[in-house]
A computed fold for a 688-nucleotide part of an RNA from a Nanobdellota archaeon, annotated as large-subunit ribosomal RNA, domain II. The prediction has a mean pLDDT of 82. NCBI's taxonomy places the organism under Archaea, Nanobdellati, Nanobdellota. It was read from a public genome assembly. Its Rfam family is "Archaeal large subunit ribosomal RNA". Rfam links the family to the GO terms structural constituent of ribosome and ribosome.
Context: one part of a larger RNA
RNA sequence: GGCAGGGAGUUUGCGUACGCGGCGAGGCUAACCAAAAGGGAGCCGUAGCGAAAGCGAGUACCCUUCGGGGUACCGGUAGGAAACUGCCGUUAGUCGCGUGUGCAAGACCCGAAGCCGUGUGAUCUAUACGUGUGCAGGGCGAAGUGAGGAUUACUCUUCAUCGAGGCCCGAUCAGGUUGGGAACUAUCUCAUCUGUUGACAUGCGUAUAGGGGCGAAAAACCAAUCGUACACGGCGAUAGCUGGUUCCCCUCGAAAUAUCCCACAGGAUAGCUUGCAUCUUGGUUUGAAGAGGGUAAAGAGACUGAUAAUGCGGGCAGGAACCGAAAGGUUUCGCCGCACCUUCAAACUCAGAAUAUCUUUAAACUAUAGGGUGCUAGUUGGGUGUAUAGCGUAAAGUCGUACACCAAGAAGGAAAAAACCUGGCCGUGAGUUAAGGCCCUUAAAUGUUCGCUAAGUGCAGAAAAGAGAAAUCGCUUCUAAAACAGUUGGGAGGUAGGCUCAGAAGUGGCCAUCCUUUAAAAAGUGUGUUAUAACUUACCAACCUAGAUGCGAUGACUCGAAAAUGGACGGGGCUAAGCGGACUGCCGAUACUCACGACUGCAGAAAUGCAGUGGUAGAGGGGCGUGCUUGUCGACUAGAAGUCUUCUCGUGAGGGGAGAUGGAUCGACGUGCAUUGAGAAUCCUGCC
Numbered sequence: 001g002g003c004a005g006g007g008a009g010u011u012u013g014c015g016u017a018c019g020c021g022g023c024g025a026g027g028c029u030a031a032c033c034a035a036a037a038g039g040g041a042g043c044c045g046u047a048g049c050g051a052a053a054g055c056g057a058g059u060a061c062c063c064u065u066c067g068g069g070g071u072a073c074c075g076g077u078a079g080g081a082a083a084c085u086g087c088c089g090u091u092a093g094u095c096g097c098g099u100g101u102g103c104a105a106g107a108c109c110c111g112a113a114g115c116c117g118u119g120u121g122a123u124c125u126a127u128a129c130g131u132g133u134g135c136a137g138g139g140c141g142a143a144g145u146g147a148g149g150a151u152u153a154c155u156c157u158u159c160a161u162c163g164a165g166g167c168c169c170g171a172u173c174a175g176g177u178u179g180g181g182a183a184c185u186a187u188c189u190c191a192u193c194u195g196u197u198g199a200c201a202u203g204c205g206u207a208u209a210g211g212g213g214c215g216a217a218a219a220a221c222c223a224a225u226c227g228u229a230c231a232c233g234g235c236g237a238u239a240g241c242u243g244g245u246u247c248c249c250c251u252c253g254a255a256a257u258a259u260c261c262c263a264c265a266g267g268a269u270a271g272c273u274u275g276c277a278u279c280u281u282g283g284u285u286u287g288a289a290g291a292g293g294g295u296a297a298a299g300a301g302a303c304u305g306a307u308a309a310u311g312c313g314g315g316c317a318g319g320a321a322c323c324g325a326a327a328g329g330u331u332u333c334g335c336c337g338c339a340c341c342u343u344c345a346a347a348c349u350c351a352g353a354a355u356a357u358c359u360u361u362a363a364a365c366u367a368u369a370g371g372g373u374g375c376u377a378g379u380u381g382g383g384u385g386u387a388u389a390g391c392g393u394a395a396a397g398u399c400g401u402a403c404a405c406c407a408a409g410a411a412g413g414a415a416a417a418a419a420c421c422u423g424g425c426c427g428u429g430a431g432u433u434a435a436g437g438c439c440c441u442u443a444a445a446u447g448u449u450c451g452c453u454a455a456g457u458g459c460a461g462a463a464a465a466g467a468g469a470a471a472u473c474g475c476u477u478c479u480a481a482a483a484c485a486g487u488u489g490g491g492a493g494g495u496a497g498g499c500u501c502a503g504a505a506g507u508g509g510c511c512a513u514c515c516u517u518u519a520a521a522a523a524g525u526g527u528g529u530u531a532u533a534a535c536u537u538a539c540c541a542a543c544c545u546a547g548a549u550g551c552g553a554u555g556a557c558u559c560g561a562a563a564a565u566g567g568a569c570g571g572g573g574c575u576a577a578g579c580g581g582a583c584u585g586c587c588g589a590u591a592c593u594c595a596c597g598a599c600u601g602c603a604g605a606a607a608u609g610c611a612g613u614g615g616u617a618g619a620g621g622g623g624c625g626u627g628c629u630u631g632u633c634g635a636c637u638a639g640a641a642g643u644c645u646u647c648u649c650g651u652g653a654g655g656g657g658a659g660a661u662g663g664a665u666c667g668a669c670g671u672g673c674a675u676u677g678a679g680a681a682u683c684c685u686g687c688c
Base pairs, nucleotide, nucleotide: 001688002687003686004685005684006683011105012104013103014102015101016100017099018098019097020096021095022094023093026044027043028042032039033038048055049054058073059072060071061070062069063068074089075088076087077086078085079084108244109243111241115234116233117232118231119230120229126208127207128206129205130204131203132202133201134200135198137169138168139167140165144161145160146159147158148157149156150155173195174194175193178191179190180189181188182187210226212222213221247623248622249621250620251619252618257270258269259268260267261266271379272378275375276374277373278372279371280370281369282366283365284364285363286362287361288360289359290358291357298349299348304345305344306343310339311338312337313336314335316334318333319332320331321330322329323328382406383405384404385403386402387401388400390398391397411422412421413420426597427596428595429594430593431592432591436587437586438585439572440571441570445584447583448582449581450580451579452578458574459573466559467558468557471554472553473552474551475550477548478547486543487542488541489540490539492516493515494514495523497511498510499509500508522537526535527534598613599612600611601610602609603608624677626674627673628672630670631669632668633667634666635665642661643660644659645658646657647656648655649654
């Protein structure tokens, strides 16, 4: 891992609601006696109010689906001086069985770490005690001692001798520094390394025990267990946490919000859901009339507060400049106020919508609806899109509001896809469309028509300032009295204008920028010279010939344009199969339509008609199957159960038949009872 078997809402008591049944102003008994009936303390009900002492209650009428409901007055009681207020009064209970649910219990099942009690452990290891054992060989050579020498002496010295030491090297033994090896690993092994007469190593015996020991102290070690051992017990500890929780079909169908909580992984109540019972009368949409508003937009001699510029006034914390020896003065900026004007506001409003809300009313549809009460769930991690408010540079950000969707929603489209588009899936078949598409992949147009693009731009997501090349359109100006471009010619004189300057002659700089001749020609547009010269332009004429100059707009396009494996329009590929406009066909969903069938609800005597049948948590209804009980009826050695193969019926759980195998039990229809249904729990046991 596979398979088989096992494996989880149970039982009792006390409440409560509903269903069924018995009796009914009553109903029922417990232990026990008796055992046929029955007796039996007592419990609930038949009256309430009041803390208590205590006091102590119903008639009439109306409606009715005959269940009940309503109105009026009256009454009981507590409080009160009273007015009045609260509760109650025209009677239905009780016992049993069943189901739902609450509480108490292990309470659907498995699961802690832990806490306490009583015991067992020092054959591991820590420390200690008793008694034993072990330490090859070599080196160094302390004190002391002997002899010689020196010395007045103390003492010193040389040579021997000697054999100290938590001394040295090192076998052994003990350790475990670093590295390697091992399918076999809580270790082993190889190499290397540390200590080796000592606070040494080691055998055997003995001692210390769990809030205790032992510890050259690491909270180390106390039998692979230690910041309090292990075994058993309390014990099914507790777990607001994780996991699991077993057959089918049908009906309805959520919430991720509010308040409170030592509350934030959880609860209680409300909200939203389901079913039953019961009471009530509304509900939805549209129109009309009315009501309140202060949002959007807007506004500015209608307030508050900002606001760029200007002007006027004030003369004050301050800055700067100037004057002054200083004190101080003057001017200006700033500041304050006013005026005009410009621009504004969530915490401004003279005014002021649309939607929305509420009231009244009318119509239509609806009551299979809406609302109240009783019993009965889940939910209280939400998410995304669009619009909009706050925070934030922003975010698949965060926090609100409204609506929709996902959650709990299939199918078609967007290559792929929770929430984007189409669209709300009972079954089978056929047709038509939606979104989106129609070259191939791939169903349907290599469709028609008019433009644009040459960048593979683009073909279902990126970008700016700026720069560029075409297209189309609009406007201005010039133009057959000839424009624009081109070519040819002219482009002069006073004068080298004045000043400056070494020089300054149209052309370094400063000032001025006139006059004349002309068809026209600047006190000169550039190049150039040291300064001149030279070339050129403006300007004019001639030739030529029909549009030209400038500005703006529009839609495409190019550059600007850099990211990590090689690479993406989904791909192939496309010059349309790209982009924009117009048109005609077609394809394309579980949508719509048709046919047949199934089921649910309502109406109906029925026939039938109408409406419906996505669904997580969850509520409700009806069934299938298993074991046993009991009643009735059966099957079977001419072959029961079980097993294998196969056919068939049912929406399904499942049922039936046939053949083979097997060799002795089994079933149907009712009834009652349950250790009653497995694929999951790192589930348990077994086998492979």